[in-house]
The RNA shown here (transfer RNA) has 71 nucleotides and comes from Candidatus Paceibacter normanii SCGC AAA255-P19.
It was read from a public genome assembly.
Its mean pLDDT, the model's own confidence on a scale to 100, is 83.
Rfam family: tRNA. By type it is a transfer RNA. Rfam describes the family as follows. Transfer RNA (tRNA) molecules are approximately 80 nucleotides in length.

RNA sequence: GCGGAUAUGGUGUAGUGGCAGCACGAAACCCUUCCAAGGUUUAAGCACGGGUUCAAAUCCCGUUAUCCGCU
Numbered sequence: 001g002c003g004g005a006u007a008u009g010g011u012g013u014a015g016u017g018g019c020a021g022c023a024c025g026a027a028a029c030c031c032u033u034c035c036a037a038g039g040u041u042u043a044a045g046c047a048c049g050g051g052u053u054c055a056a057a058u059c060c061c062g063u064u065a066u067c068c069g070c071u
Base pairs, nucleotide, nucleotide: 001070002069003068004067005066006065007064010024011023012022013021018054026042027041028040029039030038047063048062049061050060051059
């Protein structure tokens, strides 16, 4: 230099155009003599910039980061 893959709460992961889910974790409360366990609720996320579309996490282009391969 060229090609490919991946990027979603704090962590791991699902989501092939129409409400962003699940598990663990965090906080508050309940329960318990206390702790652990359990229950309820809450907060927290689509890497960035453009484009297409009535509508984009999803499709297209570019950028960034990581990984793999070629030279």